[in-house]
RNA sequence: GCCGGUGUAGCUCAGAGGUAGAGCGUUUCCUUGGUAAGGAAGAGGUCGGCAGUUCAAUUCUGCUCACUGGCU
Numbered sequence: 001g002c003c004g005g006u007g008u009a010g011c012u013c014a015g016a017g018g019u020a021g022a023g024c025g026u027u028u029c030c031u032u033g034g035u036a037a038g039g040a041a042g043a044g045g046u047c048g049g050c051a052g053u054u055c056a057a058u059u060c061u062g063c064u065c066a067c068u069g070g071c072u
Base pairs, nucleotide, nucleotide: 001071002070003069004068005067006066007065010024011023012022013021018055026042027041028040029039030038048064049063050062051061052060
């Protein structure tokens, strides 16, 4: 230099046009003599960035940034 892949909650990942979810973690409460385990409820997201398409974009397209793989 060329061609791909990935980017979503603190972590690991779903979601593939119609108001964003799970597990783990975390907070509060219940249970216990106390802890762990168990149960209930909650908080936490400009969906990497900028444009475009669309009535509507996390999702499709282009560029760009970061990480990563292959080729030279």

The RNA shown here (transfer RNA) has 72 nucleotides and comes from an SAR324 cluster bacterium.
The coordinates come from a structure-prediction model, not an experiment, and the mean pLDDT is 81.
It matches the Rfam family "tRNA". Gene Ontology term of the family: triplet codon-amino acid adaptor activity. By type it is a transfer RNA.